The RNA shown here (transfer RNA) has 73 nucleotides and comes from an Oscillospiraceae bacterium. The sequence was found in a public genome assembly. The coordinates come from a structure-prediction model, not an experiment, and the mean pLDDT is 81. It matches the Rfam family "tRNA". Rfam classes the family as a transfer RNA. Its family is annotated with triplet codon-amino acid adaptor activity in the Gene Ontology.

RNA sequence: GGUCAUGUAGCCAAGCGGCACAAGGCACCGGACCGCAACUCCGGGAUCGCAGGUUCGAUUCCUGCCAUGACCU
Numbered sequence: 001g002g003u004c005a006u007g008u009a010g011c012c013a014a015g016c017g018g019c020a021c022a023a024g025g026c027a028c029c030g031g032a033c034c035g036c037a038a039c040u041c042c043g044g045g046a047u048c049g050c051a052g053g054u055u056c057g058a059u060u061c062c063u064g065c066c067a068u069g070a071c072c073u
Stems, first nucleotide, its partner, number of pairs: 001072007010026003018056001028044005049065005
């Protein structure tokens, strides 16, 4: 330098054009319970890497850039 893949909450991760708030787990925060903790239960948090485009409508499709990884030279 080229090709491909991935980028969704602090971490992991589902969703891959439209259903009511973008599932779920761990962690964290608040509350209940408890003599105090732990366990358990209830509640809280994401403008989906960035910028454009297509579309009535984009996390989802297209383009560029950025980051990470794999392969080729």